[in-house]
RNA sequence: GGGGAUAUGGCUCAGUUGGUAGAGCGAUGCGUUCGCAACGCAUAGGCCACGGGUUCGAAUCCCGUUAUCUCCA
Numbered sequence: 001g002g003g004g005a006u007a008u009g010g011c012u013c014a015g016u017u018g019g020u021a022g023a024g025c026g027a028u029g030c031g032u033u034c035g036c037a038a039c040g041c042a043u044a045g046g047c048c049a050c051g052g053g054u055u056c057g058a059a060u061c062c063c064g065u066u067a068u069c070u071c072c073a
Stems, first nucleotide, its partner, number of pairs: 001072007010025004019056001027043005049065005
């Protein structure tokens, strides 16, 4: 320098044909317990790496950039 993959709550990951984002773990509160753990219930937390475009509508399609991993030279 060229090819490919990945980027979504604190962490690990889903998200179908474009229609307004979920799960598990974790956190907080409540219940249970003498107390802890476990268990049950509830709550908070992300506009989807960044910028632009297409569209009535974009995490999803297109272009560019950044970061990480990987292959080739």

A computed fold for a 73-nucleotide RNA from an uncultured Clostridia bacterium, annotated as transfer RNA. The sequence was found in a public genome assembly. The coordinates come from a structure-prediction model, not an experiment, and the mean pLDDT is 81. Its Rfam family is "tRNA". By type it is a transfer RNA.